[in-house]
RNA sequence: GCCAGGGUAGCUCAGAGGCAGAGCAAUCGCUUCGUAAGCGAUCGGCCGUGGGUUCAACUCCCACCCCUGGCU
Numbered sequence: 001g002c003c004a005g006g007g008u009a010g011c012u013c014a015g016a017g018g019c020a021g022a023g024c025a026a027u028c029g030c031u032u033c034g035u036a037a038g039c040g041a042u043c044g045g046c047c048g049u050g051g052g053u054u055c056a057a058c059u060c061c062c063a064c065c066c067c068u069g070g071c072u
Stems, first nucleotide, its partner, number of pairs: 001071007010024004018055001026042005048064005
């Protein structure tokens, strides 16, 4: 330099045009003599950045940034 995949909650990841979710973690409660486990609830997001298309964009298109793999 070229090609492919990826960037969404603290972490691991879903979601692929119409209210942004799960598990784990955190906080609070229930349970226990106590702890762990279990159960319930709560908190947590400018969806990598900037443009474009659209009534409407995490989602489609373009450019750029970053990560991983491959080729040279």